[in-house]
């Protein structure tokens, strides 16, 4: 330095976050199918299902040069009844006899896990027809027989019989090497060969045909025999490779070996007879399911995963099963026998058939072609050849079924046309797009030519490919998809409906997520859907994961096969590694090249491939080999040591309980409280005595022992291991350990004891809605020996076992050694074993783990792959049982999970605040009224508000108006607004008429101008109005938490993250106030202060205020002159800051006293309300999107009705009385309001009020009087001189109008009510309580709401243990719509798959016995036979044959089993499902921690006993660490 080659992720569990984990997505592919489409044209593919059933025609014949007859026809003779018949040649159909093919090609995959296939070997255990090459033969005889004819039988299919005939048909003879067979000789080997020999003995054969011929042959080709060799091709055999299940662990009798016969071309139990008992196997036999197998295809970075259509090798098959014949060659697709299911034809006796050849029918199915052409090519049979035959094969048909090529046009062309769609109405877009305007003609089309494939003759395709013309833009574009993955967005309908969806998930009035449309995206003659494989998946991990908490370390040990193994030497070379040869079949596949105009597609070279086979060679590592060597690894010995190690035997004291028996009296017991229960028949208590079982206090300890469960008073008897010294011995004897074995808590189970005390079941008392529970009082099994089972636990350090390695510090068990001169105690150090704590590297997702690893490596086992469903079902071992251990599917989710975060939450923990309790006053809640509200009621009682945070709220004024409501009468461009058009000049008002009004109807009436017009009415369109929905579309305003103290940011810094730090900590404070202190430094919003009121002083200013001094004056008054002192207004300053003392506080911050001040630690009071929460109120204050109404859901009008009352609740009043009511006198206010308005003073009325009206636009006058007090009087405890409802009756104002339905005043009237239950509110000082005044709203209408305002004026506060509410830390958490949360089981309903079940169908594979087809062997052969012998013909043998007899045997009966599988009354749990029932069981200390095993009850979660765990929260001790 070049070149090639090369691995991409997303999406969903959270509020978030990281892991861990499935589930989906994007890409490749198909013999594919479905939909919507669809111009052409090359090359390919086209029953994946029923190897289901076939109608029809076609798919193997051919040879006359092997054979004999021989029709039709043609010639020639004869004959003839004129139909013809006969004889000769000629020709040769059809059939026949013989030969050679039919075993090939063609299909198709069903069986089959197998020497079937593939891959190398082997064959000394073989075979080969046609072909080829050699070498050698062909002599000389003979008897048949189909055919044709005759006869005959049958419906046919076909068969019988007689007569004759020929051959390359068939028989004897005959020659015979090198050829076969038994015997032998020599030689070589791999031991069934090979070479050279001998004896005997057996095997041959066929001719045809052209030509010439002297007819005697000669000759050509074909062919024939016998032998050797080739080439093709086949047959056994082996090694090695390639599926799944063990819920299939044991199979097998010809099995497996021998000797011998037989068979075969050939080994061989291939088959038969002895003979021996072996042969396979957990490195998976049998058995069972599934399937052809290979080149190869798809996928993939690879390594692998899946497939094995089309081509090709090879194997199987051929309607189904068993069979043989024939032949080189089959056990035979288009050949033959039997059996068997079917189908068909029949005259009912009997026959015919097999498309898994080629088109095509039917079936089946989501699905797959023409009943085409040709043998011209290329290949096969046949022939010498000419040829004939070929549904092999060449083509063509039909199918967008795939790949691949090209078209549908190209250029120009802005008023950016129309027309769609959107739209802020401006305008976007669709869009150079269209139109238009030039050009251009691939394909397609129509006409001319017109191939190559053929070497001579032949071309189906084909008038095709391809050339050439001609016309015209003309004939030719869809699919899908747009939420995120994933590229493209609006509108409109629709309203959890219709409907989409691969996942996550859309749709419940503004849906980019459904339907349209516009527009867009993106592939394109396609496009998408669905299915299937591979990838993505590192989600089975060899490359390349894991196992404390996610799934997952077996309860623990021994040990068995296996796997791994220490140090050295030397040998071998299996393994390894390298080189060679061989093979790895074309085809595919990479690269190069070339042919079809490209490409697909196809032609040639080349490369590449193997766990292969031989061979040379290397020796590190491994292994093997040496009865090598060695000592550190392991044992062994020897010398110390501690230990609740393990069995047995015996023993002791404490306590309980129960017997006796003394004292002794009334209650013991128990619980939050109680009751069952004990006890006057004498308990409990006390005291002695006894008796019996269990268990062993303190020591006692994150201490000791063991392998694990476990093990605890003491003595003894037995016995196991361990750890330290020694270094005497063995010499690698070692790790680990699938099967296997043994041991193994508690609970259980069997027999037998024992039983004190505890105590499932059960009982009874309590709790409680209930209480099959927690409490309580009894009590059975069992807990306790022995002896056998039982085998499992949260049997866990949730960490398998071995070895080595890699910082430390510090406890504490046992041991050695050492130092302190020596012994020896303390104590120090080393050191080795064993237990805990912290912690560095380091590992982890974190949490943590860290020499006792969860670091870093090695070996070996065990175990996981998503949740549920399940540790179930079945099966199949063990168990007495209960069970246990091995172990799935169907089906459903789209998550199930770890770990830490950050909130929320706790019947969690700390600290702390608040009138949040507690301490106090004084109410509520009973009365009776007044108001809201719910109810109920109505023609309506309009509407909102609804826990705190609605209910004297919206309402700061519901008789008419208001009014939004009901009735009933009207109105329709409208009671309002804007614009256009036209019209009219008026409307308005007036007058009248009807009417309840409003309207309606008639009559009067007749504007203004700058002449443009305005203004008014009508009509008409646009539009108006809506207190009509939606507060869950909103925007503004408001409430709450909360005057709480908090809420965040920016840098840094830690952590993968989420987030943490800051902001935690220690003080401190009303306060995240402030100090200190820290990896944090600031820094914003909130706190505070700044704002307003009030408290003191001061200055300054002085009228309508004020009045001390000074004059005047008056019954009296700042009345007047004045004044500037003083309250007071104004306006403007001082002053308060822990600023000074002391104390406290490690410093600080602050806090605490005190002094000075008017006022002290924010002086009091307001305004002021952080990030946020509550889909919190409010569409009816207003705004506002969308929706809805439009002669009514708008509008006007009268009347009613928001005030209805059996009732219920909130909030007030006024009491109930003597701190009082009542009357008479008599003081002091603040703050406010007043022109259609406050109204003095007078005068009338008891009085509301009337009448008159002065002043005052306000520090001037007026409301106005405060009032509770103060004085004096009364009343004297009484439903009253309390209380004042309620009614009656006369009045007064207000207002158009007080019937419903106003307020007020007088006279009568005098309810209920004697201080309120359960329970609940307010308030900490000028505050509760009490007293009064004003004022907004308003014609009137609040003595009671509401907002002020001022008089009088307290009581308590120990204290934070509870209750609310809140702040900060912390801890748990299964909860994040956040505890009003999350969630279990039972039942009850639907609807789904599965298990059980009496049976019941069927399948498939063996096995016994019973039958026993063709057949082959075997025997027999009386019946039958031409060759050959013998013999005169008969006859006879030789030898075959048919029948019949045996072995074997297919299909079938039969038995009793095995195994799948269908259905199945009933049943049994599981899954799912919207708001169903009954409990609350888990989750926080879940309100009895939970959980694990086990046993027992109980409607059910579940209770309880027993042991066991912490994955239990909280206090509180110990202990150890950490840091000072």
């Nucleotide at each position: 330095u070049u070149c090639a080659c090369g691995g991409a992720g997303a999406g969903u569990u959270u509020g978030a976050u990281c892991c861990u984990g499935g589930c989906u997505c994007a890409g490749g592919a198909c013999g594919a199918a479905c939909g919507c489409u669809g111009g052409c044209g090359g090359c390919g593919c086209g029953c994946c299902u029923a190897a289901c059933a076939c109608a029809u025609g076609c798919a193997a014949g051919u040879c006359g040069a092997g054979c004999g007859a021989g029709a039709a026809c043609c010639a020639g003779g004869c004959c003839u009844u004129c139909g013809g018949g006969c004889c000769u040649g000629g020709g040769g159909a059809c059939a026949g006899c013989g030969g050679c093919g039919a075993a090939c090609g063609g299909g198709u995959g069903a069986g089959u896990a197998a020497c079937a296939c593939g891959u190398g070997a082997g064959u000394g255990a073989u075979c080969a027809a046609c072909c080829c090459u050699c070498g050698g033969c062909a002599c000389c005889g003979g008897g048949a027989u189909a055919g044709c004819c005759c006869g005959g039988g049958g419906a046919a299919a076909c068969c019988c019989g007689g007569a004759u005939u020929a051959a390359u048909a068939c028989c004897g003879g005959a020659u015979g090497g090198c050829c076969c067979a038994u015997c032998u000789g020599c030689u070589c080997u791999a031991c069934g060969g090979g070479g050279c020999g001998g004896c005997u003995g057996g095997a041959a054969a066929a001719g045809g045909u052209a030509g010439c011929u002297u007819c005697g042959g000669c000759c050509u080709c074909c062919g024939g025999c016998c032998g050797a060799g080739g080439a093709c091709g086949a047959g056994c055999u082996c090694g090695c490779g390639g599926c799944c299940g063990a819920u299939u662990a044991g199979c097998u009798u010809g099995u497996u070996g021998g000797u011998g016969g037989g068979g075969u071309a050939a080994u061989g139990g291939c088959u038969c007879a002895c003979c021996a008992a072996g042969g396979c196997u957990c490195c998976g036999a049998u058995c069972g399911g599934u399937a052809g197998c290979u080149g190869g295809u798809c996928u993939g970075a690879g390594a692998g995963g899946a497939c094995g259509a089309u081509c090709a090798g090879c194997c199987a098959c051929a309607c189904u099963g068993g069979g043989a014949c024939u032949g080189a060659g089959a056990c035979a697709c288009g050949g033959c026998c039997c059996a068997g299911a079917c189908u068909c034809c029949u005259a009912c006796g009997g026959g015919a058939g097999g498309c898994a050849g080629c088109a095509g029918u039917a079936g089946g199915g989501a699905a797959u072609c023409u009943u085409g052409c040709g043998c011209a090519a290329u290949g096969g049979g046949g022939g010498a050849a000419a040829c004939c035959c070929u549904g092999a094969c060449g083509c063509a048909g039909c199918g967008a079924c795939g790949c691949c090529g090209c078209g549908u046009g190209c250029g120009g062309g802005a008023u950016g046309a129309a027309g769609g769609c959107c739209u802020u109405c401006g305008g976007g877009u669709u869009g150079u797009a269209a139109a238009c305007c030039g050009c251009u003609u691939u394909c397609a089309g129509c006409a001319g030519g017109g191939a190559c494939g053929a070497a001579a003759u032949u071309g189906a395709c084909g008038g095709u490919a391809c050339c050439u013309g001609c016309a015209g833009a003309a004939g030719a574009a869809g699919g899908c998809c747009c939420g995120g993955c994933c590229a493209a967005c609006u509108a409109c309908g629709u309203g959890c409906c219709a409907g989409c969806a691969g996942c996550c998930g859309c749709g419940g009035u503004g849906a980019u997520a459904c339907g349209u449309a516009g527009g867009g995206g993106u592939c394109u003659a396609g496009c998408g859907u669905u299915g299937u494989c591979c990838g993505g998946a590192a989600u089975c991990a060899u490359u390349g994961g894991g196992c404390g908490u996610a799934a997952a370390g077996a309860g623990c040990u021994c040990g068995u096969a296996g796997g791994c193994g220490g140090u050295u030497c030397g040998g071998c070379a299996a393994g390894u590694c390298g080189g060679a040869u061989g093979u790895g079949a074309a085809a595919u596949c990479u690269c190069c090249a070339c042919g079809c105009u490209c490409a697909a597609c196809g032609u040639g070279g080349a490369g590449g491939g193997g766990c292969c086979a031989u061979u040379c060679g290397a020796u590190a590592c491994u292994g093997c080999c040496g009865u090598g060597a060695c000592u550190c690894g392991a044992g062994u010995c020897c010398g110390g040591u501690a230990g609740g190690g393990g069995a047995g035997u015996g023993u002791g004291g404490a306590a309980u309980u129960c017997c006796c028996g003394g004292u002794g009296u009334a209650g013991c017991g128990g619980u939050g409280a109680a009751a069952u229960g004990c006890g006057c028949a004498g308990a409990g208590a006390u005291c002695g005595g006894g008796a019996g079982g269990a268990a062993c206090a303190c020591c006692a300890g994150u201490g000791g022992c063991g392998a694990a469960g476990g093990c605890g008073g003491c003595a003894c008897u037995c016995u196991g291991g361990g750890c330290c010294g020694g270094a005497a011995c063995u010499g690698a004897c070692g790790c680990u350990g699938a099967g296997g074995a043994g041991c193994g808590a508690a609970a259980g189970c069997g027999u037998g004891g024992g039983g004190a005390g505890c105590g499932a079941a059960c009982a009874g008392g309590a709790u409680u809605a209930g209480a099959u529970a927690c409490c309580c009082u009894g009590g059975u099994a069992g807990u306790c020996c022995a002896c056998g089972c039982c085998g499992u636990a949260a049997a866990c350090g949730u960490u398998g076992g071995g070895c080595a390695c890699u910082a430390g510090g510090u406890g504490u068990g046992g041991g050695a050694c050492u130092c302190u001169a020596u012994c020896g105690a303390c104590g120090g150090g080393u050191u080795c074993c064993g237990u805990g704590c912290c912690g560095u590297a380091g590992c982890u997702a974190a949490c943590g783990c860290a020499u006792u690893a969860a670091g870093u490596g090695c070996c070996c086992c065990g175990c996981c792959u998503g949740g549920g469903g399940a540790g179930u079902a079945c099966g199949g071992c063990c168990g007495c049982a209960a069970g246990g251990c091995u172990a799935a599917a169907a089906c459903u989710c789209a998550a199930a999970g770890g770990a830490a975060u950050u909130g929320a939450c706790g019947g969690g923990g700390g600290c702390c605040c608040g009138c949040a309790c507690a301490a106090g006053c004084g109410g509520c809640g009973g009365a009776g009224c007044g108001u809201g509200u719910g109810g109920c009621u109505u023609a309506a009682u309009u509407c909102g508000a609804u826990g705190c945070a609605a209910c004297g709220c919206g309402a700061a004024g519901a008789a008419c108006c208001u009014u939004a409501c009901c009735u009933g009468g009207g109105c329709u461009u409208g009671a309002c607004a804007u614009g256009u058009a036209c019209g009219g000049u008026a409307a308005a008002g007036c007058g009248g008429g009807u009417g309840a009004a409003a309207g309606c109807c008639c009559g009067u009436g007749u504007c203004c101008u700058u002449c443009g017009g305005g203004g008014c009415c009508g009509u008409a369109c646009a539009c108006a109005g809506g207190u009509g929905g939606u507060g869950c579309a909103u925007g503004g305003c408001u409430g709450u938490c909360g005057u709480c103290a908090g809420c965040u940011c920016g840098u840094g810094u830690c952590g993968u993250g989420a987030g943490a730090u800051g902001u935690u900590g220690g003080g401190u404070u009303a306060a995240g106030u402030c100090c200190c202190g820290c990896a944090a430094c600031g820094a914003g919003c909130g706190c505070a202060a700044c704002c307003c009121c009030u408290g003191u002083c001061c200055u300054a200013u002085g009228u309508u205020g004020c009045c001390a001094g000074c004059g005047g004056g008056u019954a009296a008054a700042g009345c007047c002159g004045g004044g500037g002192a003083c309250u007071c207004g104004u306006a403007g300053g001082a002053g308060a800051c822990c600023g000074c003392c002391g104390g406290u506080g490690c410093c600080a911050a602050a806090c605490c006293g005190g002094a000075g001040g008017a006022a002290g630690g924010u002086g009091g009071g307001g305004a002021c309300g952080a990030a946020g929460u509550c889909a919190a109120g409010u569409c009816a204050u207003c705004a506002u999107g969308c929706c809805c109404c439009u002669u009514a859901c708008g509008u006007c009008c009268a009347g009613g009705g928001c005030u209805g009352c059996a009732c219920a609740c909130g909030c007030g009043c006024u009491a109930c009385a003597a701190u009082g009511g009542c009357c008479g006198g008599u003081a002091c206010a603040a703050a406010g309001g007043g022109c259609u308005g406050c109204g003095a003073a007078c005068u009338c009325g008891u009085g509301a009020g009337g009448g008159u009206g002065a002043g005052c636009c306000a520090a001037u006058c007026c409301c106005a009087a405060a009032a509770a007090g103060c004085c004096g009087g009364u009343c004297u405890c009484a439903g009253u001189u309390c209380g004042g409802a309620u009614u009656g009756c006369a009045g007064u104002c207000u207002g158009c109008a007080a019937c419903u339905c106003g307020a007020c005043u007088g006279c009568a009237u005098g309810a209920a009510g004697u201080c309120g239950g359960a329970g609940u509110c307010g308030c900490u000082a000028g505050u509760a309580a009490u007293c009064g005044c004003a004022g907004a709203u308003c014609a009137g209408c609040a003595u009671u709401g509401c907002u002020g305002c001022g008089g009088u004026g307290a009581a308590u506060a120990c204290g934070u243990u509870c209750c609310c509410g809140g702040g900060c830390c912390u801890u748990g958490u299964a909860c994040a719509c956040a505890c009003c949360g999350c969630c279990c089981g039972u039942c009850a309903c639907a609807c789904c798959a599965c298990g059980a079940a009496a049976g019941u169908u069927g399948g498939u594979a063996a096995c016994g016995c019973c039958c026993g087809a063709a057949g082959c062997c075997g025997g027999u052969g009386g019946c039958c036979c031409a060759a050959c012998c013998c013999u005169u013909u008969u006859g006879g043998g030789a030898g075959g044959g048919a029948g019949c007899c045996g072995u074997c045997g297919a299909a079938g009966g039969u038995g009793g089993g095995a195994u799948c599988a269908g259905c199945g009354a009933u049943u049994g749990g599981g899954g799912u499902g919207a708001a169903g029932u009954c409990g609350u069981a888990a989750c926080a200390a879940g309100g009895u921690a939970g959980c694990c095993g086990u046993a027992c009850c109980g409607g059910a979660a579940g209770g309880u006993g027993c042991g066991g765990c912490u994955g239990g929260a909280u206090c509180a001790c110990c202990u150890c660490c950490u840091u000072u």